[in-house]
RNA sequence: GGAGCCUUAGCCAAGAGGUAAGGCAUGGGACUGCAACUCCCCGAGCACCGGUUCGACUCCGGUAGGCUCCU
Repeated sequence: GGAGCCUUAGCCAAGAGGUAAGGCAUGGGACUGCAACUCCCCGAGCACCGGUUCGACUCCGGUAGGCUCCU
C1' cells in the first nucleotide's frame, strides 16, 4: 500500500427491510427475625456520518476502532 471479517445494554449474545429475543450483573419489590436461595418487575434503538426506501440494526458509500491475510 491492497483485501476480507467484526462493531447491538455495564458484560455475553440473537435478530439481517415492518420499528430489537435471551442470559449474567446492577436497581426496585415479594419471601425471611436479618440474610442467603428462590420468585416478580425495570433498562438499549443498534460505533459514527451520509445515501436508497413509505419504512433501515438490516441494503449502498464513506469514516473510526479491532482482528486476520497478501505484498
Predicted 3D model of a 71-nucleotide RNA (transfer RNA) from an uncultured Bacilli bacterium.
Its mean pLDDT, the model's own confidence on a scale to 100, is 81.
Its Rfam family is "tRNA". The family's RNA type in Rfam is transfer RNA.
It was read from a public genome assembly.